RNA sequence: UCGGGUGCAAGUAAAGCGGCGGACGGGUGAGUAACGCGUAGGAAUCUACCCAGUAGUGGGGGACAACUCGAGGAAACUCGAGCUAAUACCGCAUACGCCCUACGGGGGAAAGCAGGGGAUCUUCGGACCUUGCGCUAUUGGAUGAGCCUGCGUUGGAUUAGCUAGUUGGUGGGGUAAAGGCCUACCAAGGCGACUAUCCAUAGCUGGUCUGAGAGGACGAUCAGCCACACUGGGACUGAGACACGGCCCAGACUCCUACGGGAGGCAGCAGUGGGGAAUAUUGGACAAUGGGGGCAACCCUGAUCCAGCAAUGCCGCGUGUGUGAAGAAGGCCUGCGGGUUGUAAAGCACUUUCAAUAGAGAAGAAAUACCUGCGGUUAAUAACCGCGAGUCUUGACGUAACCUAUAGAAGAAGGACCGGCUAACUCCGUGCCAGCAGCCGCGGUAAUACGGAGGGUCCAAGCGUUAAUCGGAAUUACUGGGCGUAAAGCGCGCGUAGGCGGCUUGGUCAGUCGGAUGUGAAAGCCCCGGGCUUAACCUGGGAAUUGCAUUCGAUACUGCCUGGCUAGAGUAUGGGAGAGGGAAGUGGAAUUUCCGGUGUAGCGGUGAAAUGCGUAGAUAUCGGAAGGAACACCAGUAGCGAAGGCGGCUUCCUGGCCCAAUACUGACGCUCAGGUGCGAAAGCGUGGGGAGCGAACAGGAUUAGAUACCCUGGUAGUCCACGCCGUAAACGAUGACAACUAGUUGUUGGGAGCAUCUUGGCUCUUAGUAACGUAGCUAACGCGAUAAGUUGACCGCCUGGGGAGUACGGCCGCAAGGUUAAAACUCAAAGGAAUUGACGGGGGCCCGCACAAGCGGUGGAGCAUGUGGUUUAAUUCGAUGCAACGCGAAGAACCUUACCUACCCUUGACAUCCUCGUUUGGACUUUCAGAGAUGAUCGUUGGGAGUGCUUCGGCCUGGAAAACAGGUGCUGCAUGGCUGUCGUCAGCUCGUGUCGUGAGAUGUUGGGUUAAGUCCCGCAACGAGCGCAACCCUUACUGUCUGUUGCCAUCAGGUUAAGCUGGGCACUCUGACGGGACUGCCGGUGAUAAGCCGGAGGAGGCGGGGAUGACGUCAAGUCCUCAUGGCCCUUAUGGGCUGGGCUACACACGUGCUACAAUGGCAGAUACAAUGAGCAGCCAACCCGCGAGGGCGAGCUAAUCUUUAAAAUCUGUCUCAGUUCGGAUUGUUCUCUGCAACUCGAGAGCAUGAAGUCGGAAUCGCUAGUAAUCGUGGAUCAGCAUGCCACGGUGAAUACGUUCCCGGGUCUUGUACACACCGCCCGUCAAGUGAUGGGAGUUGGUUUUACCUGAAGCUGGUGCGCUAACCUUUUGGAAGCAGCCAACCACGGUAAGAUCAGCAACUGGCACUAAGUCGUAACAAGGUAACC
Repeated sequence: UCGGGUGCAAGUAAAGCGGCGGACGGGUGAGUAACGCGUAGGAAUCUACCCAGUAGUGGGGGACAACUCGAGGAAACUCGAGCUAAUACCGCAUACGCCCUACGGGGGAAAGCAGGGGAUCUUCGGACCUUGCGCUAUUGGAUGAGCCUGCGUUGGAUUAGCUAGUUGGUGGGGUAAAGGCCUACCAAGGCGACUAUCCAUAGCUGGUCUGAGAGGACGAUCAGCCACACUGGGACUGAGACACGGCCCAGACUCCUACGGGAGGCAGCAGUGGGGAAUAUUGGACAAUGGGGGCAACCCUGAUCCAGCAAUGCCGCGUGUGUGAAGAAGGCCUGCGGGUUGUAAAGCACUUUCAAUAGAGAAGAAAUACCUGCGGUUAAUAACCGCGAGUCUUGACGUAACCUAUAGAAGAAGGACCGGCUAACUCCGUGCCAGCAGCCGCGGUAAUACGGAGGGUCCAAGCGUUAAUCGGAAUUACUGGGCGUAAAGCGCGCGUAGGCGGCUUGGUCAGUCGGAUGUGAAAGCCCCGGGCUUAACCUGGGAAUUGCAUUCGAUACUGCCUGGCUAGAGUAUGGGAGAGGGAAGUGGAAUUUCCGGUGUAGCGGUGAAAUGCGUAGAUAUCGGAAGGAACACCAGUAGCGAAGGCGGCUUCCUGGCCCAAUACUGACGCUCAGGUGCGAAAGCGUGGGGAGCGAACAGGAUUAGAUACCCUGGUAGUCCACGCCGUAAACGAUGACAACUAGUUGUUGGGAGCAUCUUGGCUCUUAGUAACGUAGCUAACGCGAUAAGUUGACCGCCUGGGGAGUACGGCCGCAAGGUUAAAACUCAAAGGAAUUGACGGGGGCCCGCACAAGCGGUGGAGCAUGUGGUUUAAUUCGAUGCAACGCGAAGAACCUUACCUACCCUUGACAUCCUCGUUUGGACUUUCAGAGAUGAUCGUUGGGAGUGCUUCGGCCUGGAAAACAGGUGCUGCAUGGCUGUCGUCAGCUCGUGUCGUGAGAUGUUGGGUUAAGUCCCGCAACGAGCGCAACCCUUACUGUCUGUUGCCAUCAGGUUAAGCUGGGCACUCUGACGGGACUGCCGGUGAUAAGCCGGAGGAGGCGGGGAUGACGUCAAGUCCUCAUGGCCCUUAUGGGCUGGGCUACACACGUGCUACAAUGGCAGAUACAAUGAGCAGCCAACCCGCGAGGGCGAGCUAAUCUUUAAAAUCUGUCUCAGUUCGGAUUGUUCUCUGCAACUCGAGAGCAUGAAGUCGGAAUCGCUAGUAAUCGUGGAUCAGCAUGCCACGGUGAAUACGUUCCCGGGUCUUGUACACACCGCCCGUCAAGUGAUGGGAGUUGGUUUUACCUGAAGCUGGUGCGCUAACCUUUUGGAAGCAGCCAACCACGGUAAGAUCAGCAACUGGCACUAAGUCGUAACAAGGUAACC
């Protein structure tokens, strides 16, 4: 697997006929901007099942499945023949109501099944009666559905016109039903700025989120409606569909196939693949709720109820509680004391929710069924229905909820953040790296911002991030904004639609207000209750639902209708001013050109020139002529006009405005989207004209260049006529109209009144036009009756900067271009007003050896010295405009010394601490090796047994160890201290008050004055501080005191000479205390001040000099004086030592010395200082040496001793030369210091004898005892001075003055600067990146028009073919089926458009990007004012 047998069993299962349901339930949101949805209404409709009413349910007939037989096909399936039942199908009968009607009439139904039964009848089947479920006709209801209408319902006008069945009518058809729904004919309508049509997007609503609300965004879950079911079309059946799990056709796709043909539709529940940042189980059950079928039992139900997965959300609970200070350990920080983690932990005492284990255990269940009681129904005690009692049973969830027991703190905490916003801080690492970041912004060696750690903060089974919505955002402003300068008033009129509109009578009741009724589904939100231990959640009631409709009222206001009024508006009369407009005519001055005269060499032009013109006669000048354009003076914050704009005079035409007084009309008004007209200059077209000016262009200059500014020419144009253009910083950056709200002053036009002899005047009023100003407004500036104040109605416009007023499209234009008008992308600002500074080739005032006036220098030479550069093993380091460069360095042969080479040391050359030792140590010394450091070695000495010293602590010394020492290594941009500089400039601030929203101002500005913010006066300021000045030192005059080491007039002594000596303190002087100078006095001036000028006396107006340096600036200088944070090195970046280097040398610069000579050199003679310094010192006299110096040797620890003044003056010589100038360089011999002068000292003698004959551009110092010139001293120092710091001697010139250069102060002005002009900033080009426009074309989507084609299907036609019911005269008819034809029509095709999107060689601009190129346009007077 097949065959056989047996068992179970309901006529069960299965198939078919028939009925009902598959139009519900479930899914999805593609389409749809629509009567689709919402809301409120309406009339011309249908509605199976359900409810109620009325009337029926009589009697016949013929088929077809299943089944049997046969056939085809791979299959799906199909075909032929034959049999059969019904609540399947078809006639007939009947018709209360029903339908049609010409009102005469005509038409149309049905089906039985199940249960029960007393009479009566029976062919014993039953008839008959009855109940239930059905069936037929019809009426009403309920429910559901169809249709119509008002209102509401996204964005775009860079979509403005759309429409042919379109709009209406008549006839006909069609539908369940009104209707162009369809058809024929007729008419020419219909819609649209209150947004039609077109394009894009989108399911709508209850509601959800947010918000105080109004709003804004959204439309998941739940609920209502709609649409769809692979894409498109179509109908059938049915009560209902044009039907998700039905049918037919076309198309795309997938599958099967024997290649002939077939099958399929998860946007049902699970599940798979794909896509994606991302979204679950191929679960359980019909137990409940609900649906379908059925009399019911029951069956079906991925509806539903449950379970599973996901912290996706909401809610609740736990992870312990109490006690516990030795404030444990560990971690982290530290000022090293400690703090913090922290009662936290441990420890002690307790509890057991949740989880675990074990036990126990509600509710969700109501029914149905069976039995029975009562009632209804019936003839009926059957059956059936209702109510009640009883019996049996029904749980997916579920090992559930809830409860009990057991044991034990037992099993249970993370995430983000800690710069500000914003709650929470330190350390380490890193070093514009790595990284962070919501915005601002952090990070380049001390990061609360990166990474880690400790600590903290906020939340918590979650916490953060990302994406999105609303809010804050009054930042689209209805509530609730603005427009002078921030974005924003159309360039200006006229005027349509629209909006708004004076006083009053009556009416109406549309708006408006009130009441009532209906509706506004439920759920949700809110309130009050109830149920789960609570909550979330569920549930009952209420309120609300701001809306719409109907109805009844009110009538002030608005509207509408009606009648009237005169205050708005307008008309008439009389006056007035005016560059209002248009046309014609006319005038003089000037420029230019031409003609003529005079006349001669230049003219012209500029910062200076040149091009140009001129001897062919210019310019200049006189006369004449021509031509064009513009109109001096008057002329004025005067006039007129809507604005643009308008300027000689006259005439003509013409618009508007103002004033005064009356009369008339009677709201005729205001503002205006579209529309229409005017509209500077430039530009365009046609034709004229053209003197001057003058884009382009040419030439000359300037300049680095100069396509500019300046100059010489010069064409368009400027002018006229006609026509375009339509824009300007078309500005008052201020729309027009109306009303109201303090004043003052000027001026233009008109009127009235008063006064006046006249002119002139005063007051009031009206229309303009200006200046101030109150209240108020404004961010401020400012505006302020001519509002930017307070209001009303209307229009236009704005919404961060750039891209961009650009692109595309439309419209206009001859063109140039105009108008309308985006986006991508990019930035974190752009902008306004005001403030404080700084700056200006802005202004005013003032000062300074700042210029000028002078004197002397530097820059040229040689040398000295410092620096750069170069070189080097090293040439140590620092200082770099003024304010580095004879500076640190007041003194590099070794040392110094930090650098280089070679050689050595490692607790170290030096400090603290600790320990051990000392029959030593130390000091001195010999010798050897070595370049030395160093190593080895010998001895001596004093000694000592605790000593060399001791204040009795210790010091000194050797060895060992660990801490540590050490660093002229880095950072002066981590710092202290010190210093430079502006600058000895006159400034810098504060308190209180006042002003301003504020930053801030005032004071401090102003008028004078000063050296001064010095002083005076004034003043919303009054005071004060740091600076100025004074106080201090010195110098100039003088008094008193002092009297040695100073002095010497008088007296005496004394010498070759000398205050040398006695003596004296008068003088000089010393050095202590005083005086004196204060604009005190006089005159003038000024403001009666401060002060200034002159004068007397005198040192005279801060007398001369010094010390003294405000707040601050320059990240000025210094880590190499010192100190110091951090970092770095630790047998070396520390320490020692030798030699070398810092001294190099094509060159450049700074600062000096010496000169170039006769105001001088040389030689001789000779006079006069001051400050200082001196014992490891100054060194006299004397001697030696030519000299540097040497020798010897007094004095002096200094008013005592030592230390020569020179220039000047006198005499002589040189006589303008590379010299008798100048002294470099070199040779040689010496001297001195020093361990040592080779690299590398100073000096002397002799010899040598360079450059240099007064210095280009440029540049420095100095105003009186100054410059210039002359010498003297000192510090450092063994030695070394042209440097530095001091000292005195001799001793000038000049300053008109503030225009200019430089610096500074103050007031003011402009500013796009604030790192502050060494600022800021523009454009081309070059490079990279990004988005975008154009683009020959090309690809695709959507859509329109015309035509072709014409599946399925319905409808219509036809009647060849076929056919059971009914009729029939038996032939046929009626009717039906299939076929064929036609119309409509999906897909498809052809042609021509429209529109959207993609791509595209090439091309245009735009944006962005630390250090590219060229210039310098703008900001200041931006160096030519800027801008439109």

The RNA shown here (small-subunit ribosomal RNA) has 1428 nucleotides and comes from an uncultured prokaryote.
The RNAcentral record of the sequence draws on ENA.
Its Rfam family is "Bacterial small subunit ribosomal RNA".